[in-house]
This record gives sequence, structure tokens and C1' cells, in this order.
RNA sequence: GCCUCUGUGGCUUAGUGGUAUAGCAGCAGUUUUGUAAACUGCAGGUCGGGGGUUCAAAUCCCUCCAGAGGCU
Repeated sequence: GCCUCUGUGGCUUAGUGGUAUAGCAGCAGUUUUGUAAACUGCAGGUCGGGGGUUCAAAUCCCUCCAGAGGCU
């Protein structure tokens, strides 16, 4: 230098154009003499940045950034 893949709550992750999921962690409650476990509820994301296409984009296109792998 070229090619491929990845980027989504604190962490891990689902979602191939139509309301952004779940688990763990966190907070509150029930239960217990108390803790843990269990059960119920709550909060937390504008999907790596920017631009484009579309009635509508996490999703399609372009570019940039970061990371992983490969080729020379």
C1' cells in the first nucleotide's frame, strides 16, 4: 500500500428498510431474624463520526475514525 471482517446501554449480545432486543451488572420492592438465592418492577441506548438514497435507515451507498485478520 491492497483486500476482508467488526463497531448497538457499564459488559456481552439479538435485530438483513417499518415501535431498538435479551442476559449479566445497577436501583427499588416482596420474601428472610439477617445475608445470599428466587420473584416483581424501574432506570440506563437516539446504534463509532459525517454525508447521501428513501415516505421511512442500526440495516442500503460514499467517506472518515478505531480494532482484528490476511496478502505484498